[in-house]
Molecule: c-di-GMP-I riboswitch aptamer
Organism: uncultured Nitrospirota bacterium
RNA sequence: UUCUCGAAAAGGCCAACCGUUAGAAAACGGGGACGCAAAACCACGGGUUAGACACGAACAAGUCCUGACAGGCCGGGUUGCCGAA
Numbered sequence: 001u002u003c004u005c006g007a008a009a010a011g012g013c014c015a016a017c018c019g020u021u022a023g024a025a026a027a028c029g030g031g032g033a034c035g036c037a038a039a040a041c042c043a044c045g046g047g048u049u050a051g052a053c054a055c056g057a058a059c060a061a062g063u064c065c066u067g068a069c070a071g072g073c074c075g076g077g078u079u080g081c082c083g084a085a
Base pairs, nucleotide, nucleotide: 005083006082012036013035017030018029019028020027021026034071040078041077042076044075045074046073047069048068049067050066051065054063055062
């Protein structure tokens, strides 16, 4: 110095729950369990999910439509804190 490594310390992230917003998925703020070195970022592939508006004869199904989910699915890509053994 490095990592298919993970002791210590500091900081970070976050479920339930509460509030607000939205048509909804959900987001944001508070909160902080189990846990996490990528539990950081990117909807690229698949997947899940919502349907006010659009397409559709139709308030139905569906969509090559529009969104959401990156700890709560799996891959992929990009970046990355600390430093004992």